[in-house]
RNA sequence: AAAGCCGGUCAGGCAACCGCUGCCACGCAAACCCUCUCGGGGGCAAGCAGGGGAGAGGAAAGUCCGGGCUCCACAGAGCAGGAUGCCGGCUAACGGCCGGACGCCGCGAGGCGAGGAACAGGGCCACAGAGACGAGCGUAUUCAGUUACGGUGAAACGCGGUAACCUCCAUCCGGAGCAACACCAAAUAGGCAGACGAUGACGCGGCUCGCCGAGUCUGCGGGUAGGUGGCUGGAGCCGGUCAGCAAUGGCCGGCCUAGAGGAAUGGUUGUCCACGACAGAACCCGGCUUAUCGACCGACUUUCCCA
Numbered sequence: 001a002a003a004g005c006c007g008g009u010c011a012g013g014c015a016a017c018c019g020c021u022g023c024c025a026c027g028c029a030a031a032c033c034c035u036c037u038c039g040g041g042g043g044c045a046a047g048c049a050g051g052g053g054a055g056a057g058g059a060a061a062g063u064c065c066g067g068g069c070u071c072c073a074c075a076g077a078g079c080a081g082g083a084u085g086c087c088g089g090c091u092a093a094c095g096g097c098c099g100g101a102c103g104c105c106g107c108g109a110g111g112c113g114a115g116g117a118a119c120a121g122g123g124c125c126a127c128a129g130a131g132a133c134g135a136g137c138g139u140a141u142u143c144a145g146u147u148a149c150g151g152u153g154a155a156a157c158g159c160g161g162u163a164a165c166c167u168c169c170a171u172c173c174g175g176a177g178c179a180a181c182a183c184c185a186a187a188u189a190g191g192c193a194g195a196c197g198a199u200g201a202c203g204c205g206g207c208u209c210g211c212c213g214a215g216u217c218u219g220c221g222g223g224u225a226g227g228u229g230g231c232u233g234g235a236g237c238c239g240g241u242c243a244g245c246a247a248u249g250g251c252c253g254g255c256c257u258a259g260a261g262g263a264a265u266g267g268u269u270g271u272c273c274a275c276g277a278c279a280g281a282a283c284c285c286g287g288c289u290u291a292u293c294g295a296c297c298g299a300c301u302u303u304c305c306c307a
Base pairs, nucleotide, nucleotide: 001303002302003301004300006298007297008296009295010294012272013271014270015269016268017267018266020055021054023052024051027048028047032041033040034039057278061289062288064287065286066285067284068283069177070176071175072174081173082172083171084170085169086100087099088098089097090096102113103112104111105110116168117167121166122165123162124161125160133158137150138149139148140147181229182228183227184226191220192219193218194217195216196215203211204210236255237254238253239252240251241250242249243248273276
């Protein structure tokens, strides 16, 4: 230098203007009402003008695996069903990750591998071969399937192979999911209770008369609309240090980083460059898988060149 291999980081930058959704501190207009005025009320506090600050991802995706959380179920044991399957470790847990052995691929760095049991039982064994699963077959031989040999094939006359066929063994697994679930709670129509009512209730704008003619009023309770919580401070992130080969864990310091809810996280303009891919949170977290223009950093391998 070229080609490669493994791990990690970033995901157009900057500026101006205009928006959208939470949060924070300060503050609170007009109509209208009371008042001689000052002022007070009200609007309006789960609200709002102005100000400050924050605002999608490495996969937010597929919903494949595991866990937290919530409700339901549940004495215990078993059956059925599902998943996993070398050895050891990590973890809240895993089908994930790390280390080691083994097999295959690669010159190599490295990559890939659902891999316990075939004397518990059943099934299957392509092609080739005369015969393929359990006892037979071919040739020779013998009183006698009695004895010997048997090309092909992964396996041939047997203690065969196959469990990514059933199965057996070991371990694990209750169900549904934030539209979970909890709280507040109208109008209308049911329900329950009480009071009044044909000796006329209620209604006809306050009262009386009059008219009308069967319900009226109050309370309670459940549900619906609607609202609130769940909701993001967490198996959290960053740095250091210690233990460990590592995954990972302990300790110390610092930080707060969307929380909406028919769903905000954007738009326009200018400018610069290498001209910008895949793609959008919806309860949260750990993985796996899939998609992805490119740029950078680090470890390592092979080959070539120069000294």